The RNA shown here (c-di-GMP-I riboswitch aptamer) has 75 nucleotides and comes from Anaeroplasma bactoclasticum. It matches the Rfam family "c-di-GMP-I riboswitch aptamer". Rfam describes the family as follows. GEMM was predicted in a large-scale screen for bacterial structured RNA regulatory elements. RNAcentral holds the sequence, with entries from Rfam. The prediction has a mean pLDDT of 81.
[in-house]
RNA sequence: AUUUAAUUACGGCAAAACUAGAGCGAUCUAGUGACGCAAAGCUAAAGGGUCUUAAUGAGACAGCCAGUUGCUUGG
Repeated sequence: AUUUAAUUACGGCAAAACUAGAGCGAUCUAGUGACGCAAAGCUAAAGGGUCUUAAUGAGACAGCCAGUUGCUUGG
């Protein structure tokens, strides 16, 4: 440096729900919380897919699949 297996060690993230706030809404932010996750890091016209809308059109979801990057331990 590459590849592979996984969480023994050190740790990391944070579902649902509740409270407060923003939004027409999907949903988002913060706090509490912990269902789970070996990438539950990042990527949203310009990968697919799903969802919202009062609309010409615009918006939301990465913890759906996918792409991409990376740490630790062992081989």